[in-house]
RNA sequence: GGUUCAUCAAGAGUGACCUGAGGGACCUGGCCCUUCGACGGUCCGGCAGCCGGCUUCGGCACGGUGCCAAUGCCAGGACCGAUGAGGA
Numbered sequence: 001g002g003u004u005c006a007u008c009a010a011g012a013g014u015g016a017c018c019u020g021a022g023g024g025a026c027c028u029g030g031c032c033c034u035u036c037g038a039c040g041g042u043c044c045g046g047c048a049g050c051c052g053g054c055u056u057c058g059g060c061a062c063g064g065u066g067c068c069a070a071u072g073c074c075a076g077g078a079c080c081g082a083u084g085a086g087g088a
Base pairs, nucleotide, nucleotide: 003086004085005084006083007082008081013044015043016042017041018040022033023032024031026077027076028075029074030073045068046067047066049065050064051063052062053060054059072080
């Protein structure tokens, strides 16, 4: 990468530093964030969805992942996408 299953209206940063113009997956339309520094990166902090572990069965955040603007931002579209677990 392809495949199967599950989930995607809950939750969690006005932190520090670096960078410097776009970003919210893709297309169209809308809406929004952004030089009062977005997006991205590192550190710190936090959340608790999946698997494992422990459990007094309420949870714990310990291991592996994931996540921390807005319903996966909204509507339509398409071989939709993302995350986890499994099997070949």